[in-house]
RNA sequence: GGGGCUGUAGCUUAGCUGGGAAAGCGUCGCGUUCGCAUCGCGGAGACCAGGGGUUCGAAUCCCCUCAGCUCCA
Repeated sequence: GGGGCUGUAGCUUAGCUGGGAAAGCGUCGCGUUCGCAUCGCGGAGACCAGGGGUUCGAAUCCCCUCAGCUCCA
């Protein structure tokens, strides 16, 4: 320098052919217990890496940029 893959909640990930943003762990509250743990119930938490475009509508399609991984040279 060229090709490919990845980027979604604090962490690890899901998200079918474009229309609800989800799960587990963690965290907070309540219940359970003498107390802790476990378990149950509920809550908070994500401008979907950034920008632009297409579309009635974009995490999802297209382009550019950034970061990480990887292959070739």

A computed fold for a 73-nucleotide RNA from a Dehalococcoidia bacterium, annotated as transfer RNA. Rfam family: tRNA. The family's RNA type in Rfam is transfer RNA. Its mean pLDDT, the model's own confidence on a scale to 100, is 83. Taxonomically the source falls in Dehalococcoidia (Bacteria, Bacillati, Chloroflexota).